[in-house]
RNA sequence: CUCGGUCCAGGGCAAACCCCGUGAGAGCGGGGGACGCAAAGCCACGGGUCCUCACUGUAACAACAGCGGAUGGCCGGGCUACCCGA
Numbered sequence: 001c002u003c004g005g006u007c008c009a010g011g012g013c014a015a016a017c018c019c020c021g022u023g024a025g026a027g028c029g030g031g032g033g034a035c036g037c038a039a040a041g042c043c044a045c046g047g048g049u050c051c052u053c054a055c056u057g058u059a060a061c062a063a064c065a066g067c068g069g070a071u072g073g074c075c076g077g078g079c080u081a082c083c084c085g086a
Base pairs, nucleotide, nucleotide: 002086003085004084005083012037013036017032018031019030020029021028022027035073041079042078043077045076046075047074048071049070050069051068055066056065057064058063
C1' cells in the first nucleotide's frame, strides 16, 4: 500500500418507540432507548424514494412538471479510519 475479516483487544455508532425543541413538510437537533451496523464515520456527484410554504407552466388539487428541499441506516461512487490475518 492492497485485499479479506471481526477470531483477539480497546471500543464505536444507534432503528423503532417515548419526551423536549425545530421546520410548511419530508425531516432534523438534544435526552432516553437498542433493531441492527466492520465503516450505520464524512461527502448530495449519479440513480431511487420522500417533501413541496412560496415562485413559474398546465391547472386551480403538489395532480403533473420546473425550481427548491430531504434521505449517507436505499443503492452506486468519492474521501478518511481501529484491530487481526494474508
A computed fold for an 86-nucleotide RNA from a Gemmatimonadota bacterium, annotated as c-di-GMP-I riboswitch aptamer.
It was read from a public genome assembly, where an Rfam model found it.
Of the family's consensus pairs, 95% are formed in the model.
It matches the Rfam family "c-di-GMP-I riboswitch aptamer". Gene Ontology term of the family: cyclic-di-GMP binding.
Its mean pLDDT, the model's own confidence on a scale to 100, is 86.